[in-house]
Context: one part of a larger RNA
Molecule: small-subunit ribosomal RNA, 5' domain
Organism: uncultured bacterium
């Protein structure tokens, strides 16, 4: 863990789909900036006109709500373990073959321009999802142009220095390339280029960890080289050619099975067996392929093709992926609430002020499991009564019970009532936890008693019904079956099985 009988609390705390990576109804789980742009509803403000004096017009402000264009975020955080035996993980080293958005240091610069297009209007087409045409405009959104503190690239000349390929530093020429954008104010935040630095990412390589030879030979982009493409970057990563090479009984290669670790269980260690939960890494996201954008993705809640399957359709088409949180069905021996809040921590945005956050905190529900507590304490025979049992004298049950004294843990009602927050802010909560009240009151099962192994004896059964891990028990007195009494053990659990050491 389940199952069977049984169940009183708590907290302290931990854990809860091991099958069907089966299929999902519904909610919710990613958004945020108006201090980046137009345009603009309600309100509110100013000012002018009508003027019926409290209305309605026009223009400014302010607001900031749907949508909309920009930026950043969506690559994090959450899940699963299907797949993979693999530089996938583990440890250790290397990149003189690399990249890094946001952060932090340093220098340096932001000059002229320009043409669009979504919101919006009309207008058209569809059921519907959406689409199309036509004019209007914004910018921190696009593009041109100068300039260059830099920087690339090739040359030429010095210096240092290395583990090969080479690396780094200066100087000098000559090409080329390339940057800006405001915004809010008087503290600012942004934007461009280089250098450098954290982070965090990519590659490589030793060595380390499953089973099998009833799997012994495997390989052609295969092994290497030249040219070329490609990539952030080395590379046969890809490509033409050109050599014929490579691996292997130290197990290649095919098959099986499997997420790896730190750990956690078992052990006197050795070592065996495992990887739930928490933390690191790795792979997935209906299956199977691709890219696009972006500093990162080949992207769980983006995109496109294909397929399998639900759902809508007006039959033309269209939409849809819980291995997020809750919750369904179904599988199954078996695993939880459509809970509550952003108050804490932490994360995205944002100048902030918030905003969003099923991450997270917290409550629910399961004796799943550790722990803890209680279910009363003391007196109390002349040893009642039942009850079993008897050799009929009596023995047990058994101080047990009544009975008498007493105490109140927990639970229960009453009253205060926090810590978690520095400051507004407490979901948890009127909880923890403290005072007071009544009252033995509301709390005991389960398994076993032949030997192993601690606990006997009636009765029924008669190789029947059954027990039982073994040995082995019943075929008329059965301490072994059921059943009573009595005892043994352990206890809110006891037994069973499953399965590890």
């Nucleotide at each position: 863990a389940a199952c069977g009988c049984u169940g009183g609390c708590g907290c302290g705390c931990g854990c809860g789909c091991c099958u069907a990576a089966c299929a999902c109804a519904u909610g919710c789980a990613a958004g945020u900036c108006g201090a980046g742009c137009g345009a603009g509803a309600a309100g509110c403000c100013c000012g002018g006109g009508g003027c019926u004096u409290g209305c309605u017009c026009c223009g400014g402000g302010u607001g900031c709500a749907c949508a909309g264009c920009g930026g950043c975020g969506a690559a994090c955080g959450g899940g699963u373990g299907a797949g993979g035996a693999a530089c996938a993980c583990g440890u250790g080293a290397g990149c003189a073959a690399c990249c890094u958005g946001c952060c932090c240091c340093g220098a340096a610069g932001a000059c002229c321009g320009g043409g669009a297009u979504a919101a919006c209007a009309c207008c058209g087409g569809g059921a519907a999802a959406c689409c199309g045409g036509u004019g209007c405009u914004a910018a921190u959104a696009c593009c041109g142009g100068a300039u260059g503190u830099c920087u690339u690239c090739a040359c030429c000349g010095g210096a240092u220095c290395g583990c090969a390929u080479g690396a780094u530093c200066c100087g000098g020429u000559g090409a080329g390339g390339a940057a800006a954008a405001g915004g809010g104010u008087u503290u600012c935040c942004g934007c461009u280029u280089c250098g450098g630095g954290a982070u965090g990412u990519g590659c490589u390589c030793g060595c380390g960890g499953c089973c099998u030879a009833u799997c012994a030979c495997c390989u052609u982009g295969u092994u290497g080289g030249u040219g070329g493409g490609g990539u952030a970057a080395c590379g046969g990563c890809c490509u033409a050619c050109c050599a014929a090479g490579g691996c292997u009984u130290c197990g290649a290669c095919g098959g099986g099975u499997a997420g790896c670790u730190g750990g956690g269980c078992u052990g006197a260690g050795a070592g065996g067996a495992u990887g739930u939960c928490c933390a690191g890494c790795c792979a997935c996201a209906c299956u199977g392929g691709g890219a696009c954008u972006g500093a990162g993705a080949c992207a769980c809640g983006g995109c496109c093709c294909a397929g399998a399957c639900u759902c809508c359709u007006a039959c033309g088409g269209g939409a849809g992926g819980c291995a997020g949180c809750a919750g369904u069905g179904g599988g199954g021996a078996a695993u939880c609430u459509u809970g509550c809040g952003c108050a804490a921590u932490g994360g995205a945005c944002g100048a902030a002020a918030g905003u969003c956050u099923g991450a997270c905190g917290c409550a629910g529900c399961g004796a799943c499991g550790c722990c803890g507590c209680g279910u009363g304490c003391g007196g109390g025979a002349c040893g009642a009564c039942g009850g079993c049992c008897c050799u009929c004298g009596g023995g047990u049950u058994g101080u047990a019970a009544a009975c008498c004294g007493c105490u109140u843990u927990c639970a229960g009602c009453a009253g205060g009532g926090a810590c978690g927050a520095a400051a507004u802010u407490g979901a948890c909560g009127g909880u923890a936890c403290c005072u007071g009240c009544a009252g033995a009151a509301g709390a005991a099962g389960c398994c076993c008693c032949g030997g192993c192994c601690a606990a006997c004896u009636u009765c029924g059964u008669g190789c029947c019904a059954g027990c039982a891990c073994c040995c082995g028990c019943g075929c008329u007195a059965a301490u072994a079956c059921g059943u009573a009494g009595g005892g043994c053990g352990c206890a809110a659990g006891c037994g069973u099985u499953g399965u590890c050491c």